Small-subunit ribosomal RNA, central domain from a Nanobdellota archaeon, 354 nucleotides, folded computationally.
It was read from a public genome assembly.
Its mean pLDDT, the model's own confidence on a scale to 100, is 85.
Rfam family: Archaeal small subunit ribosomal RNA. Rfam links the family to the GO terms ribosome and structural constituent of ribosome. On this family, see Yusupov et al., Science 2001: "Crystal structure of the ribosome at 5.5 A resolution".
Context: one part of a larger RNA
Order: sequence, then C1' cells, then structure tokens
RNA sequence: UUGGGUCUAAAACAUCCGUAGCUUGUUUUGUAAGUCCCUUGUGAAAUCUUGUCUCUUAAAGACGAGGCGUGCAGGGGGUACUGCUUAACUAGAGAUCGGGAGACGUAAAGAGUACGUUUGAAGUAGCGGUAAAAUGUGUUAAUCUCAAGCGGACUAACAAUAGCGAAGGCACUUUACGAGAACGGUUCUGACAGUAAGGGAUGAAAGCUAGGGGCGCAAAACGGAUUAGAUACCCGUGUAGUCCUAGCCAUAAACACUGCACACUAAACAUUAGUACCUCCUCGAGAGGUAUUAGUGCUGAAGGGAAGCCGAAGAGUGUGCUACCUGGGAAGUAUAGUCGCAAGGUCGAAACUU
Repeated sequence: UUGGGUCUAAAACAUCCGUAGCUUGUUUUGUAAGUCCCUUGUGAAAUCUUGUCUCUUAAAGACGAGGCGUGCAGGGGGUACUGCUUAACUAGAGAUCGGGAGACGUAAAGAGUACGUUUGAAGUAGCGGUAAAAUGUGUUAAUCUCAAGCGGACUAACAAUAGCGAAGGCACUUUACGAGAACGGUUCUGACAGUAAGGGAUGAAAGCUAGGGGCGCAAAACGGAUUAGAUACCCGUGUAGUCCUAGCCAUAAACACUGCACACUAAACAUUAGUACCUCCUCGAGAGGUAUUAGUGCUGAAGGGAAGCCGAAGAGUGUGCUACCUGGGAAGUAUAGUCGCAAGGUCGAAACUU
C1' cells in the first nucleotide's frame, strides 16, 4: 500500500535473445464491438423528501406524490478516438551496395625476452636472505661469467582520458573461417516495430570430474625469525591450484552500486571512426582548418535533486513495456520444491525481539 519510489537512504534481474501479454507511424473504405446521445421496459418493501389524515399531543402509523435504486435488457441515432476490416504511403524497422576502423570470436602455424634446468668451458670461497638474523645452499666446486641443448608459462616498450564486445571480457606476429557496429550512397520490402512474465543462450576468479602438463608463482603444510604469545605480518622450502583437452558449477563491490526503447531541450573544449569541402605542400597512406554523423571523455546554461551532484548515452521534459522496494534484527536463515557429482545455487518465511 500510494496521485509513492528504485546512483548514494529499502529497491534495476550478471548480460543478451525471444514466446504469450501489453503498447504501437501516416492517409483512406466499410462496420459500429468499446464509446456518446435519445427512448421503452424493468430495477420488492422499508429507509429519504413532501402533502393530507388517524391515535387528546409527541414519537409512531395510514394513504398519495416525488426521489433513490448510480444497474440490466430491447429499440433508434452519432462516428472524433480505440478495435475489426479495405486500399495505399514512406519519415520507424529491415535488406542491398561502397571504401575504411577495431586487444570482437574460433582454430592453426610461427616468434621473442626473461626464468628454470642439463651439459661443456673458465674460475675460487663463499652465496642467499633481512631492519638485523637464522633456517637454506656450497670444495661431490656453488654464487658469478660464456656457449649450446631442453622445458613450461607469459607477451615489455608502443599504451592513451585510446579501441572492440551484450555482459563476463579481449593486447607478440601471420593465416584461415566467422560475427557485429559506425559512416556514405542508390534501390528494394512496406509498420515487418518497442518491451518482455514463463523459456533459451552466454557468463571473471575460485571450486569439482576424467586425462595430460607442471618453468615460475603459490592456499594448505613444514622449518627459521619476531613476540609475553604469533596457529600472522618478514625469510627459506613447498602440495593442491594456476596451463591444455573434454564436461560440470552459475556465483562476484558480475559497479557507472544508474533496466530497455523513442521524441524534444543552450553552449565550450579534447579525442576516436567516417563523409563533404577549403588552404598549404617536400605531391607522401603528408600538415592544418571548416561543416556534419556516430562514439569516448571533460566543463557547464536551463531544468532536476535532500544534498553530493546529474546535465543531449540525464538523475531534465514526456511516452511505452519490464523487473524490483515497503522499519531494524531474527535471515538470505528454516522448511517444502527444484537444479548440482559435491561444494552449494535458486525460490524463500515465521515465531520471537526491538
């Protein structure tokens, strides 16, 4: 519990696709379901208003009239809007063509420095580590230097306030196969659109199953220090894991703590991608400028906001659709369902307390 809200107070699903539903451009024909007007019937009594009458009067009662009953059904009209229907349109949407941009995806091949290790050469007593040390390591020749081989992981500088992707995320090079967006142009389809309950797909890290791989790093574990203690911070080791293939899991401060779409509403600057034009030119895939479209940022008028702040990708002014919120704790717990190999996920209370 509403004429309210959801960046930060409770509250936008992690993200996208899409079914039902809801909503939906412009003109036109018909219809008259919604809708509007008129009319007929019906809509118990009591109650209400009013007049008259009866109980000696009052309350009460009787009779008449009106009103109420906001409705339902029948009939006759109206046609702006909504619906259905007819015929068209092109401003939304989609398709097509052109030259560009991009760490977008999947797969394969190749490269690079560092690191570790093995062998060889050279060389001698320390090395390593710290605030200081010790554990550790070294005459079976270490550390340091050079050369060669092998191994797994990673991809410096360029690098940006940059770019791409629905989000998670994506960075050495080349190739193959795919996908999307922006810009510019003509033609085509002719509302084919928006959102989206259920549903489907994707989804970091960690974790799980099976098989590989294992250089470095490193939960757990062990040792050395520190300390009153030190199940830590520091040091030396070190196993899962991190990597690959196949399959699960489905969660994150999955954050811009901001759902999607459309229309409208001042300016300035920077930057990325296109297009048109101008100037310079060493004529180069060069430099500068103007206009415009689409992004990414930053300042800011109006406006908004409790303020911080937001401000053309709004948190402004409106419209359409969805999800969610309703004091704190108990609690994202219990129970039931459902998914999962498990870990757990999802849906999700109450008593009680304040």